The RNA shown here (transfer RNA) has 73 nucleotides and comes from Candidatus Falkowbacteria bacterium CG10_big_fil_rev_8_21_14_0_10_38_22. The prediction has a mean pLDDT of 80. Rfam family: tRNA. Rfam describes the family as follows. Transfer RNA (tRNA) molecules are approximately 80 nucleotides in length. Gene Ontology term of the family: triplet codon-amino acid adaptor activity.
RNA sequence: GCCACCCUAGCUCAAUUGGUAGAGCAAUGGUAUCGUAAACCAUAGGUUGUGGGUUCAAGUCCCACGGGCGGCU
Numbered sequence: 001g002c003c004a005c006c007c008u009a010g011c012u013c014a015a016u017u018g019g020u021a022g023a024g025c026a027a028u029g030g031u032a033u034c035g036u037a038a039a040c041c042a043u044a045g046g047u048u049g050u051g052g053g054u055u056c057a058a059g060u061c062c063c064a065c066g067g068g069c070g071g072c073u
Base pairs, nucleotide, nucleotide: 001072002071003070005068006067007066010025011024012023013022019056027043028042029041030040031039049065050064051063052062053061
């Protein structure tokens, strides 16, 4: 230099051909216990890497940039 894949909650990952962004773990509060942990219930947590474009509507499609990983030279 060229090619391919990935970037979504604190972490690991979903989101069924474009149509309300979710789960598990972690966190917080509560129930229970003499007490702690486990367990159970509830709550909170997101400019979907950044900036543009297409569309009535974009996590999803297009372009550029940044980052990560791999392959080729």

About this RNA:
The sequence is in RNAcentral, with records from ENA. Lineage of the source: Bacteria > Bacteria candidate phyla > Candidatus Falkowiibacteriota.